The prediction has a mean pLDDT of 81.
Predicted 3D model of a 64-nucleotide RNA (transfer RNA) from Schizochytrium aggregatum.
Rfam family: tRNA. Rfam links the family to the GO term triplet codon-amino acid adaptor activity.

């Protein structure tokens, strides 16, 4: 300094958390790929604290 979906990574000034890959299913092809479409994803690392409201401000610990 990191620490958000099975991975990689975003998340603005605090306002109901998102992309690509990925898995499934369909389309399409003599079949495969590839390409199209639709589905499928989260106790936001754990506890506390601040506030009407914390992924986001503060503290302690944990992993790294």
């Nucleotide at each position: 300094g990191u620490g958000u979906a099975g991975c990689u990574c975003a998340g603005u000034u605090g306002g109901u958390a998102g992309a690509g890959c990925g898995u499934u299913c369909g389309g399409c092809u003599c079949u495969u790929a590839a390409c199209c479409g639709a589905a499928u994803g989260g106790u936001c690392c754990a506890g506390g604290g601040u506030u009407c409201a914390a992924g986001u401000c503060c503290c302690u610990g944990c992993a790294u």